[in-house]
């Protein structure tokens, strides 16, 4: 890297360092000199692999935290399709813009796996 599988409405910040842009891309709305976002250090959340228990294995539930992972906002919303409702063309198909606590799909992002 690329593929397949499952999970994304819970949860969890202090202290240094630096100093400009950051929130994956588009739009939008946000966080940032009252110092973000990166780095360290230390705390914490979780529990997806691995361990142990119960159990015939395995499922499913406990444990414990060792490899990961996470510690602004549902993955921050939304991007594409169904669904409403409006404006507008045409002979007909059609074009445009709005909503939603919604369903699906894209994208992503973590993890396990074998290539």
């Nucleotide at each position: 890297a690329a593929c397949u599988c499952a999970u994304c409405c819970a949860g969890a910040g202090a202290g240094g360092u630096g100093g400009a842009g950051g929130g994956a891309c588009c739009g939008g709305c946000c966080c940032a000199a009252u110092g973000a976002u990166a780095c360290c250090u230390c705390g914490g959340c979780a529990a997806c692999c691995a361990c142990g228990g119960u159990c015939a294995c395995a499922a499913a539930c406990c444990g414990a935290a060792g490899g990961u992972g996470c510690c602004a906002a549902c993955u921050c919303c939304g991007g594409c399709a169904g669904c409403u409702c409006c404006c507008u063309a045409u002979a007909a198909u059609g074009g445009g813009g709005a909503g939603a606590u919604c369903u699906g799909g894209a994208a992503g992002a973590u993890g396990a796996g074998g290539u």